[in-house]
RNA sequence: GCGCCUGUGGUGAAGUGGUAUCACGAUAGCUUCCCAAGCUCUAGUUGCGGGUUCGAUUCCCGCCAGGCGCU
Numbered sequence: 001g002c003g004c005c006u007g008u009g010g011u012g013a014a015g016u017g018g019u020a021u022c023a024c025g026a027u028a029g030c031u032u033c034c035c036a037a038g039c040u041c042u043a044g045u046u047g048c049g050g051g052u053u054c055g056a057u058u059c060c061c062g063c064c065a066g067g068c069g070c071u
Stems, first nucleotide, its partner, number of pairs: 001070007010024004018054001026042001028040003047063005
């Protein structure tokens, strides 16, 4: 330098053109003499910028970051 892959809550993942889901974790409550466990609630997420579209996390372009390969 070229090519390919990945980027989603604090963490690990799923997802698909139509209000973004699950688990762990966190907060609060219930329970208990206390703790643990269990139950319930709540908050928290689409890397950045543009384009297409009635509507983009999804499709297209560029950039950034990480990984792999080739020279």
Molecule: transfer RNA
Organism: Planctomycetales bacterium